[in-house]
Annotation: A computed fold for a 331-nucleotide part of an RNA from Marivirga aurantiaca, annotated as large-subunit ribosomal RNA, domain IV.
Context: one part of a larger RNA
RNA sequence: CCGUGGCUAAGGAACUAGGCAAAAUGGCCCUGUAACUUCGGGAGAAGGGGCGCCCCCACUUGUGGGGGCCGCAGUAAAAAGGCCCAGGCGACUGUUUAUCAAAAACACAUGGCUUUGCGAAAUCGAAAGAUGAAGUAUAAGGCCUGACACCUGCCCGGUGCUGGAAGGUUAAGGGGGGAUGUUAGUCAGCAAUGGCGAAGCAUUGAACUGAAGCCCCAGUAAACGGCGGCCGUAACUAUAACGGUCCUAAGGUAGCGAAAUUCCUUGUCGGGUAAGUUCCGACCUGCACGAAUGGUGUAACGAUCUGGGCACUGUCUCGGCCACGAGCUCG
Numbered sequence: 001c002c003g004u005g006g007c008u009a010a011g012g013a014a015c016u017a018g019g020c021a022a023a024a025u026g027g028c029c030c031u032g033u034a035a036c037u038u039c040g041g042g043a044g045a046a047g048g049g050g051c052g053c054c055c056c057c058a059c060u061u062g063u064g065g066g067g068g069c070c071g072c073a074g075u076a077a078a079a080a081g082g083c084c085c086a087g088g089c090g091a092c093u094g095u096u097u098a099u100c101a102a103a104a105a106c107a108c109a110u111g112g113c114u115u116u117g118c119g120a121a122a123u124c125g126a127a128a129g130a131u132g133a134a135g136u137a138u139a140a141g142g143c144c145u146g147a148c149a150c151c152u153g154c155c156c157g158g159u160g161c162u163g164g165a166a167g168g169u170u171a172a173g174g175g176g177g178g179a180u181g182u183u184a185g186u187c188a189g190c191a192a193u194g195g196c197g198a199a200g201c202a203u204u205g206a207a208c209u210g211a212a213g214c215c216c217c218a219g220u221a222a223a224c225g226g227c228g229g230c231c232g233u234a235a236c237u238a239u240a241a242c243g244g245u246c247c248u249a250a251g252g253u254a255g256c257g258a259a260a261u262u263c264c265u266u267g268u269c270g271g272g273u274a275a276g277u278u279c280c281g282a283c284c285u286g287c288a289c290g291a292a293u294g295g296u297g298u299a300a301c302g303a304u305c306u307g308g309g310c311a312c313u314g315u316c317u318c319g320g321c322c323a324c325g326a327g328c329u330c331g
Base pairs, nucleotide, nucleotide: 002325003324004323005322006321007320008319010317011316014315019312027051028050029049030048031047036041038147052069053068054067055066056065057064058063059062070074082310083309084308085307086306087305088304089302090301094106095105111144112143113142114141115140116139122131123130124129148297149296150295151294153227154226155225158224159223160220161219162218163217164216167215168214169213173209174208178204179203180202181201182200185196186195187194188193228246229245230244231243232242255289256286267283268282269281270280271279
């Protein structure tokens, strides 16, 4: 000096990002127990008292009553919840990054949409076949939501999905008007060669015909998603119930709101503190909440996160001492 333990005057979180770590609480019996609540809980709430040994009495395993004894200390050692208040998130028990993350993430019961009539849809496979299921719509698959309570507004213009089939477009295929190449022949030419050119063969190919799809017409948002601007106006001022105008598919309803969301911002006011960028309650000017990408509440629950308090302490003021182990020095 390091590690692991033990003690520590006075103070008691002044430490620190943060009470991290440590201390404190702790068993059994009796008593007593709030808000809130889904009436089950909360609850071991909180808080208070008792506990050894000897003698007597009652019922006689032991308990109750009375009397007494000792110690600093009687669950005499060891082992054995700290508690309370408020808020965020997630209902809950559970699951997870084997080896830096256990959570507010995943799952979940619940709710909804959607596909599927059975040789089901879906999935694996080249197929046979298999799972689904030795099931049959109170079933099975996919997607979203996430207990419960109260609710879940408007928009189908875009994208998607479903339905429709009149019209437009449209592939291969069908079709083959024509066009081109070739040349028997024929014409011109002394010839070389040139012009025309049937049939056949070959190449090309117009009109017309031709499904789904797309265009088109509807429906559908617990499908993907979206949910405005400017100006004026009331007898102080301010504000605007009201009016005008432009645009849109429709202009954000209820509820909540400086929020796990608020930039300006340590917003403003109130509470708590001597003093509070955090916290709690309000306000609403929501940069940029908002309704199953769910909204708002919520008892219980949580090795969750945030703020406060009681108890307690070497966390600290501010250090000190001791034990054991390691290291180091000497032998």
The prediction has a mean pLDDT of 87. Its Rfam family is "Bacterial large subunit ribosomal RNA". Gene Ontology terms of the family: structural constituent of ribosome and ribosome.